The prediction has a mean pLDDT of 89. c-di-GMP-I riboswitch aptamer from Paucisalibacillus sp. EB02, 85 nucleotides, folded computationally. The sequence was found by an Rfam model in a public genome assembly. The model forms 95% of the base pairs in the Rfam consensus. Rfam family: c-di-GMP-I riboswitch aptamer. Gene Ontology term of the family: cyclic-di-GMP binding. Rfam describes the family as follows. GEMM was predicted in a large-scale screen for bacterial structured RNA regulatory elements.

[in-house]
RNA sequence: UACCGAAAAAGGCAAACUUACUGAAAGGUGAGGACGCAAAGCCAAGGGCCUAAGGCACUAUUGUUAUGGCAGCCUAGCUACCGAA
Numbered sequence: 001u002a003c004c005g006a007a008a009a010a011g012g013c014a015a016a017c018u019u020a021c022u023g024a025a026a027g028g029u030g031a032g033g034a035c036g037c038a039a040a041g042c043c044a045a046g047g048g049c050c051u052a053a054g055g056c057a058c059u060a061u062u063g064u065u066a067u068g069g070c071a072g073c074c075u076a077g078c079u080a081c082c083g084a085a
Stems, first nucleotide, its partner, number of pairs: 004083002012037002017032006035072001041078002045075003048070003054065004
């Protein structure tokens, strides 16, 4: 340096759920809370998934659509703490 990842040490993140705010919704943010995580740090580029306000179609019900989201679904990219085998 590149892998790798201890019943190691130091520190870190925080699922469900509750609550407040926000958003059309999906979702997001704060607080509480820990199921888990060695990139559960960043990134929406490819795949996948969620939503459908507005648009379009329809007499209507409704259908369709991302310009909205999800990184704790996978891949690619960028960065990083510790150091036993």